[in-house]
RNA sequence: GCCCACAUAGCUCAGUAGGUAGAGCACACCCUUGGUAAGGGUGAGGUCGACGGUUCAAAUCCGUCUGUGGGCUCCA
Repeated sequence: GCCCACAUAGCUCAGUAGGUAGAGCACACCCUUGGUAAGGGUGAGGUCGACGGUUCAAAUCCGUCUGUGGGCUCCA
C1' cells in the first nucleotide's frame, strides 16, 4: 500500500426481504424471607462509530472517513 470482517445500553451480544431499537448480566425500586442468597415483577439506561447520499421513511441500501481485528503484496 491492497483486501476482508467488525463498530448497537455500563458489560456480553441479537436485530434480512428499509416502517415505533431488543435480550441476558449489572443497576434502582417492589414482592417473597425472621434476615440474606436464589426466584418473580416494575423501571431507568441508546446521537445504532462519524459525515454525506438515495428514499415518504435508513441501525439496515450506497460513498468517504475513523477505530479494532485478520489476511496479502511490493521496493531497497